[in-house]
Predicted 3D model of a 391-nucleotide part of an RNA (large-subunit ribosomal RNA, domain III) from a marine metagenome. The RNAcentral record of the full RNA draws on SILVA. Its mean pLDDT, the model's own confidence on a scale to 100, is 82.

Context: one part of a larger RNA
RNA sequence: GUAACGAUAAGGGGGGUGAAAAACCUCCCCGCCGAAAGAUCAAGGUUUCCUGCCCAACGUUAAUCGGGGCAGGGUGAGUCGGCACCUAAGGCGAGGCUGAAAAGCGUAGUCGAUGGAAAAUCGGUUAAAAUUCCGAUACCGAUUCUUACUGCGAUGGAGUGACGGAGAAAGCUAGGCUAGCACGGCGUUGGUUGUCCGUGUUUAAGCGUGUAGGGAGAGAACUUAGGUAAAUCCGGGUUCUCACUAUCCUGAGACGUGAUGACGAUCUUGAACUACGGUUCAAGAGAAGUAGUUGAUGCUCUGCUUCCAGGAAAAUCUUCUAAGCUAUAGGUAAGAAUUGACCGUACUGUAAACCGACACAGGUGAUCAGGUAGAGAAUACCAAGGCGCUU
Numbered sequence: 001g002u003a004a005c006g007a008u009a010a011g012g013g014g015g016g017u018g019a020a021a022a023a024c025c026u027c028c029c030c031g032c033c034g035a036a037a038g039a040u041c042a043a044g045g046u047u048u049c050c051u052g053c054c055c056a057a058c059g060u061u062a063a064u065c066g067g068g069g070c071a072g073g074g075u076g077a078g079u080c081g082g083c084a085c086c087u088a089a090g091g092c093g094a095g096g097c098u099g100a101a102a103a104g105c106g107u108a109g110u111c112g113a114u115g116g117a118a119a120a121u122c123g124g125u126u127a128a129a130a131u132u133c134c135g136a137u138a139c140c141g142a143u144u145c146u147u148a149c150u151g152c153g154a155u156g157g158a159g160u161g162a163c164g165g166a167g168a169a170a171g172c173u174a175g176g177c178u179a180g181c182a183c184g185g186c187g188u189u190g191g192u193u194g195u196c197c198g199u200g201u202u203u204a205a206g207c208g209u210g211u212a213g214g215g216a217g218a219g220a221a222c223u224u225a226g227g228u229a230a231a232u233c234c235g236g237g238u239u240c241u242c243a244c245u246a247u248c249c250u251g252a253g254a255c256g257u258g259a260u261g262a263c264g265a266u267c268u269u270g271a272a273c274u275a276c277g278g279u280u281c282a283a284g285a286g287a288a289g290u291a292g293u294u295g296a297u298g299c300u301c302u303g304c305u306u307c308c309a310g311g312a313a314a315a316u317c318u319u320c321u322a323a324g325c326u327a328u329a330g331g332u333a334a335g336a337a338u339u340g341a342c343c344g345u346a347c348u349g350u351a352a353a354c355c356g357a358c359a360c361a362g363g364u365g366a367u368c369a370g371g372u373a374g375a376g377a378a379u380a381c382c383a384a385g386g387c388g389c390u391u
Base pairs, nucleotide, nucleotide: 011029012028013027014026015025016024030388031387032386033385038368039367040366041365044348045347048346049073050072051071052070053069054068058066059065078139079138080344081343082342085116086115090111091110092109096105097104098103120137121136122135123134124133140340141339142338143337144336145335146334147333148332149331150330151325152324156320157319158318159317164307165306166305167304170300171299172298175294176293177292178291179290180201181200182199183198184197185196186194202262203261206257207256208255213250214249215248216247217242218241219240220239221238222237223236224235226234227233263289266285267284268283269282270281271280272279273278308311354363355362370382371381372380373379
């Protein structure tokens, strides 16, 4: 002792703790956000998470508080993500080519996700973890065994995987709303037993069924200059049968089961605290749990229609044979048993924890999307939830 103390979203009161309280804890009221100032991931950060103790420094003030100091605790996976598989751009690159050299390019190959590729849900639980623990109900791969049947075999062939933009419609669902149903309430201010008010009305994956819709002709026999060899496979050709209201492939949803379960408003008992209104914790019991309507930007849909600029690859998977191997091997189907390693997992994440020298009005990819009014994700006011921006 001036400017300033970092968005004009806003604080007030009671109680507690304490040396000390405008700021900490707790209760009541008020205010702000609500396509966000809420929730969930990715990147980045790297312990900031939780608990106890502490207040020098850090915090633009104080601090009993803290993302500050000290100590202890905390991250549990066959199914989530990675690796164990595959390849793209691109990197490296045996031989090789070029160069005086350093080195450059590049074949075979080998790496490389932002893409492809097997499988899990609901409920409960911690001070702090959960699709990871616990409960219930599932699913996938591999190995071995048993039974039945049997031509198996790849680093090779073929199919599949496998894909653009725009537009339109239909069928559904999530969600919402209303009614019914269940439980509770009846006004400390005039009215409120009513066509009143409040709360709840929730349930997954999986399994069974195969619908709305979409697509294709299907099967058999014979033959064959193609697919670098072979093929019973694919492609080409011929014939026959069935069909074009069939059959096959695909496909949301619904229904049944899962579930005599879980959850569930509320109630009971006990404990702690109490401003005697209640609050918190633990254990137990546990109602209704239906219908109508609306309805997506989600699903059917990688579909359909249309357009030209014509819109990845490889592995997985299915199938075919070559070399070869054969009934004690290998393969297929069903059942059973065993097994599934390693790495990540806390917390933050439109931010006081990331990038900005700061607890900085800046920047930062994706997902979710309630109510009333509205064309609307605008706008206004609210819910859940979160905050009142450290003088």